[in-house]
RNA sequence: GAAGUCGGCCGGACAGCCGCUGUGACUUCGGUCACGGAGGAAAGUCCGGGCUCCACAGGGCAGGGUGCCAGGUAACGCCUGGGGGGCGCGAGCCUACGGAAAGUGCCGCAGAAAAUAUACCGCCGAUGGCCUUCGGGCUCAGGUAAGGGUGAAAUGGUGCGGUAAGAGCGCACCGCGCCGCUGGCAACAGCGGUGGCAGGGUAAACCCCACCCGGAGCAAGACCAAAUAGGGGAACAUGGGCGUGGCCCGCGCCGUUCCCGGGUAGGUCGCUCGAGGUGCACGGUGACGUGCAUCCCAGAUGAAUGGUUGUCCACGACAGAACCCGGCUUACAGGCCGGCUUCCACC
RNA sequence: GCCGGAAUAGCUCAGUCGGUAGAGCAGCUCAUUCGUAAUGAGAAGGUCGUAGGUUCGAUUCCUAUUUCCGGCACCA
Numbered sequence: 001g002a003a004g005u006c007g008g009c010c011g012g013a014c015a016g017c018c019g020c021u022g023u024g025a026c027u028u029c030g031g032u033c034a035c036g037g038a039g040g041a042a043a044g045u046c047c048g049g050g051c052u053c054c055a056c057a058g059g060g061c062a063g064g065g066u067g068c069c070a071g072g073u074a075a076c077g078c079c080u081g082g083g084g085g086g087c088g089c090g091a092g093c094c095u096a097c098g099g100a101a102a103g104u105g106c107c108g109c110a111g112a113a114a115a116u117a118u119a120c121c122g123c124c125g126a127u128g129g130c131c132u133u134c135g136g137g138c139u140c141a142g143g144u145a146a147g148g149g150u151g152a153a154a155u156g157g158u159g160c161g162g163u164a165a166g167a168g169c170g171c172a173c174c175g176c177g178c179c180g181c182u183g184g185c186a187a188c189a190g191c192g193g194u195g196g197c198a199g200g201g202u203a204a205a206c207c208c209c210a211c212c213c214g215g216a217g218c219a220a221g222a223c224c225a226a227a228u229a230g231g232g233g234a235a236c237a238u239g240g241g242c243g244u245g246g247c248c249c250g251c252g253c254c255g256u257u258c259c260c261g262g263g264u265a266g267g268u269c270g271c272u273c274g275a276g277g278u279g280c281a282c283g284g285u286g287a288c289g290u291g292c293a294u295c296c297c298a299g300a301u302g303a304a305u306g307g308u309u310g311u312c313c314a315c316g317a318c319a320g321a322a323c324c325c326g327g328c329u330u331a332c333a334g335g336c337c338g339g340c341u342u343c344c345a346c347c
Numbered sequence: 348g349c350c351g352g353a354a355u356a357g358c359u360c361a362g363u364c365g366g367u368a369g370a371g372c373a374g375c376u377c378a379u380u381c382g383u384a385a386u387g388a389g390a391a392g393g394u395c396g397u398a399g400g401u402u403c404g405a406u407u408c409c410u411a412u413u414u415c416c417g418g419c420a421c422c423a
Stems, first nucleotide, its partner, number of pairs: 001343010012312007020037007039318001043329002046327005051217004058249004063213005068082005083097001084095004098208002103206002105202003120148002122144003128139004156174006175197001176195008221269004231260006240254004262422003276295008313316001348419007357372004366403001375389004396412005
């Protein structure tokens, strides 16, 4: 210098004027002043939790979710570290990664056969039969699965021996199962022995195993005020109805629920101080935790966060809070910083 | 804001334990008719909203994403 990989950060800047909005202070109730006013994703609503109501959320079935090991956390399907597998020269990246000898299902077409096995072409035909020019040839019963062919997938792989031809039939190595030892908390790894090898794939098919999950959501919920026809219909009657969860039990209440019709669509709380931010120290490989100091940083409800002027630049992407947090995922013009890898050149 | 559902031919819809996707109407061609409609026969028409994954194989199973639709206030 080029190519690559990983991590982090920024997301027009400054000033004037005019507005919008929250809080506080002052007020002559007209306003004035001070301070604050979108994001890394505020998004999708895909997970987890707080909060509120229904039992202080209880038991069983059903249903759903997660799935190598250990740790972190309020919790998680998230994160960190490690193991196995795959890709890359490498830095590094990806990984729904429990169980297929618990059982069931499926594997179209092709193919002999798609899982109790079986044999289309082929090979052999030693032992038996026939022929013979003695070299051998043909062939029944049968043997075989080495080779060909089919398929996504064919009953361990390669090599040597062996055989009539073959075959774990025997042997070596690899793979696999079982046992033991060593290291590790564990997943697992290494070593040694042993068994000729056991029955393919699919669990993002049913299922089995382990663990987890009660339901609903701030339009939750609580209070004040106003107005109306407390009218009509339906369902059930204590072995019942309702209390939101699919069912049963249990618990609570006893007339409750639903529909039609009617009225109001006003205010207050919930509403932002929180598993909070920043800095330092310590513990830990790390996620993270502990301690101290310091800071207050949007809370609207037709719903604010804008408009305009000037100067400058690299001419500005995706996008707008609505109860609040922790994650994941998705979108994103352009720019900056750092670690590491490979290659080239020079000293 | 919160909670549900759907996407398959031009239109309306089917499609189950994953194996080449169908029906009705519309449109096209032919027959019938003097001509049209109706009727009969035939053929065509689908990246199953998009992208990725699981599987030998995906409309179907899983994940992400796009578009559309529906419901949710209080009082008697």
Model confidence (mean pLDDT): 81 of 100. This is a predicted complex of two RNAs, RNase P RNA and transfer RNA, with 423 nucleotides together. Rfam match: Bacterial RNase P class A.